A computed fold for a 111-nucleotide RNA from Rhizobium sp. Q54, annotated as Guanidine-I riboswitch aptamer. Taxonomically the source falls in Rhizobium (Bacteria, Pseudomonadati, Hyphomicrobiales, Rhizobiaceae).
RNA sequence: GCAUAGGGCGGCUAGGGUUCCGGCGCGGAUGUUCCGCGCGACUGGUCCGAGAGCCGCCGCUCGUCCGGUGAACAGCGGCCGAGUACACGGCGGGACAAAAGCCCGGGAGGU
Numbered sequence: 001g002c003a004u005a006g007g008g009c010g011g012c013u014a015g016g017g018u019u020c021c022g023g024c025g026c027g028g029a030u031g032u033u034c035c036g037c038g039c040g041a042c043u044g045g046u047c048c049g050a051g052a053g054c055c056g057c058c059g060c061u062c063g064u065c066c067g068g069u070g071a072a073c074a075g076c077g078g079c080c081g082a083g084u085a086c087a088c089g090g091c092g093g094g095a096c097a098a099a100a101g102c103c104c105g106g107g108a109g110g111u
Base pairs, nucleotide, nucleotide: 007058008057009056010055011054012053015048016047020045021044022042023039024038025037026036027035028034059084060083061082062081063080065078066077067076086106088109092104093103094102
């Protein structure tokens, strides 16, 4: 320097903003109530949401045992078990209503 592998999905949370709901303010209307504008340095509900957060399922690798055969090996399948490491990280840009630990991105850079 190059190649291959380091996997996928779902749920939840950290976090995020403001399309909708709610709340608050102002105004209109005026029995109950409704409408309009504004506010996310409004706790919240809906919503978005982690490579380096959590949980689960699947996949993959290895292993004891089990199944077919006269027997054994290989191969295939099955239950169960183990493993699936490590990981500091901008600026800036992008999408949805908007923002973000989302995506660019295990990037740039650093050790």